[in-house]
RNA sequence: GAUAAAGGCAAACCUGUCGAAAGGCAGCGACGCAAAGCCAAAGGGCCUUCCGCAUCAUGCGUGGCAGCCUGGCUACCGAA
Numbered sequence: 001g002a003u004a005a006a007g008g009c010a011a012a013c014c015u016g017u018c019g020a021a022a023g024g025c026a027g028c029g030a031c032g033c034a035a036a037g038c039c040a041a042a043g044g045g046c047c048u049u050c051c052g053c054a055u056c057a058u059g060c061g062u063g064g065c066a067g068c069c070u071g072g073c074u075a076c077c078g079a080a
Base pairs, nucleotide, nucleotide: 001077008033009032014027015026016025017024018023031067037073038072039071042070043069044068045065046064047063051061052060053059054058
């Protein structure tokens, strides 16, 4: 980061499964993505509430989101 080339990933819905849930995994599918590759023990933010702690109905812990942002590491091509 291009009216390029070779490719890659796969949102939502639906089905099955795990989970209290958020959500994860697999299949279908393709909204999109120049890192939509990896890191949640780099920081922030957001989501969940079975359980624990405080509290008096909220906060923290726990769990989750990398396709929320910043950041770190790695990677194909090579026009301006």